[in-house]
RNA sequence: CACUCACGACAGGGGCGCCCGUUUGGGCUGAGAUGCACCCUUUGAACCUGAACCGGAUAGUACCGGCGUAGGGAGUCGUGGUGCCCGCACC
Repeated sequence: CACUCACGACAGGGGCGCCCGUUUGGGCUGAGAUGCACCCUUUGAACCUGAACCGGAUAGUACCGGCGUAGGGAGUCGUGGUGCCCGCACC
């Protein structure tokens, strides 16, 4: 100097729907449905837009699939590792 492989620190981004009940709750999917939580940060389907979209299923909902090689989307530093180069010392 490069790789961005591991770990860490700090920082940042994001969503919270459906059904029954009715005020205390129960059921579904999910990592998470308001949690001292969870997920994601360019190697970026975390999340947003398209979208009051299309197909299927369901008690119902992006519930599942498509759309999707679409358009957006939040990062820096430190330590270690590996490789290359240079310098110095010793043999």

A computed fold for a 91-nucleotide RNA, annotated as TPP riboswitch aptamer (THI element).
Of the family's consensus pairs, 95% are formed in the model.
Its mean pLDDT, the model's own confidence on a scale to 100, is 76.
The sequence was found by an Rfam model in a public genome assembly.